A computed fold for a 73-nucleotide RNA from an Actinomycetota bacterium, annotated as transfer RNA. Its Rfam family is "tRNA". It is annotated as a transfer RNA. The prediction has a mean pLDDT of 81. Taxonomically the source falls in Actinomycetota (Bacteria, Bacillati). RNAcentral holds the sequence, with entries from ENA.

[in-house]
RNA sequence: UCCGGGGUAGCUCAAUUGGUGGAGCAGCGCGCUGUUAACGCGACGGUCGAGGGUUCGAGCCCCUCCCCCGGAG
Numbered sequence: 001u002c003c004g005g006g007g008u009a010g011c012u013c014a015a016u017u018g019g020u021g022g023a024g025c026a027g028c029g030c031g032c033u034g035u036u037a038a039c040g041c042g043a044c045g046g047u048c049g050a051g052g053g054u055u056c057g058a059g060c061c062c063c064u065c066c067c068c069c070g071g072a073g
Base pairs, nucleotide, nucleotide: 001072002071003070004069005068006067007066010025011024012023013022019056028042029041030040031039049065050064051063052062053061
C1' cells in the first nucleotide's frame, strides 16, 4: 500500500427486507436472611467510532476519515 472482518449501555454481544435500539453480566434500589453470599423483583444506563450524503424515515444503504483483528505484497 491492497483485500476481508469488526467498532452499538461500564463489560460481552444481539437487532429480520431501512420503520419505536434489546439481552446477559456488573453497578444501584427493594424483598428474602441473625448477617453476608446466593436467589427473587424493580428501575437506571445509548452522540449506534467521527463527519457528510441518499431517503418521508438510517445502527442498517453510499462516500471520506480514525481505531482494532486477520490476510496479501